[in-house]
Context: one part of a larger RNA
RNA sequence: CUCUGGUUAAGGAACUCGGCAAAUUGACCCCGUAAGUUCGCAAGAAGGGGUGCCUGGGGUAGUCUAGAGGCUUGCCCUUGAAGCUACUUCAGGUCGCAGUGACAAGGCCCAGCCAACUGUUUAACAAAAACACAGGACUCUGCAAACUCGACUUAAGAGGAUGUAUAGGGUCUGACGCCUGCCCAGUGCCGGAAGGUUAAAGGGAGGGGUCAGCCGUAAGGCGAAGCUCCAAACUGAAGCCCCGGUAAACGGCGGCCGUAACUAUAACGGUCCUAAGGUAGCGAAAUUCCUUGUCGGGUAAAUUCCGACCCGCAUGAAAGGCGUAAUGAGUUGGGCACUGUCUCGACCAGAGGCUCA
Repeated sequence: CUCUGGUUAAGGAACUCGGCAAAUUGACCCCGUAAGUUCGCAAGAAGGGGUGCCUGGGGUAGUCUAGAGGCUUGCCCUUGAAGCUACUUCAGGUCGCAGUGACAAGGCCCAGCCAACUGUUUAACAAAAACACAGGACUCUGCAAACUCGACUUAAGAGGAUGUAUAGGGUCUGACGCCUGCCCAGUGCCGGAAGGUUAAAGGGAGGGGUCAGCCGUAAGGCGAAGCUCCAAACUGAAGCCCCGGUAAACGGCGGCCGUAACUAUAACGGUCCUAAGGUAGCGAAAUUCCUUGUCGGGUAAAUUCCGACCCGCAUGAAAGGCGUAAUGAGUUGGGCACUGUCUCGACCAGAGGCUCA
């Protein structure tokens, strides 16, 4: 010097990203206990008091003796001092610094954010605000169900299910309370069928090859049937175009200019564009760039925090909005208590390190 423990004057978070770590608290009994609340909780809230030993008394309960009474005379019944035992209570006394005498054994409170909750998770750096959840909604599925496994496609077979729409599958949301606005133009999905487009197929106008034969002196030409190749018109489903619906489907939810008897602002007006121009709420927020916004509170002093304001760079309603008791090894801020975290160190014990072997 390092590690593990212990003690520490005065101060008491001045330490630090942050009270990290440590300290405080701690058992049992009694008293007492706020806001809030879903009336269950909050709550062990908070905050107080007691606790050893000895003596004596009381209470309750158990057991049971002597005695008394009764008769059906029994190992009987009723009652029952004393004794013993357990719990409890009161009074007095007594010792120590200290009585749950060692060990073991919540620190507490206030106010935000997030998630309702108990649960689950990155086996070995993340336990959370992430996942799940009960509840809500949409959607698919009529049963040999949808969907899934079976190697994708395809089969037997299997799950779904010895279930049957109060069932099963998928997706989103996530207790509860109050709610969930406008847009169907785009994309998707559902429905529709008049018209347009259109595959295979049907159809076969027309054309090509081959060739008997014919014409020709020849070169060459024409060319029936058959076989064969190409092929126009026309017919032709779904889909797409088209017509509707649908947002707890994917998604989206404006700009400029002017205007009131100080100023400022604009209930109001004009204009352009759009499918429609963000409603209720909330708001410098886990979202705010400018920004340490401004005001108030808390501090001697605060970029954090709480309450407001609204100029929302770039909130907003099941990628849910806003509240919310309880819950949380979550996260932020404050306070009390407490402390070697610190001012600022010191000392003690043990184990290493170091030296020698």

A computed fold for a 357-nucleotide part of an RNA from a hot springs metagenome, annotated as large-subunit ribosomal RNA, domain IV. Rfam family: Bacterial large subunit ribosomal RNA. Rfam links the family to the GO terms structural constituent of ribosome and ribosome. The full RNA is in RNAcentral, with records from SILVA. Model confidence (mean pLDDT): 86 of 100.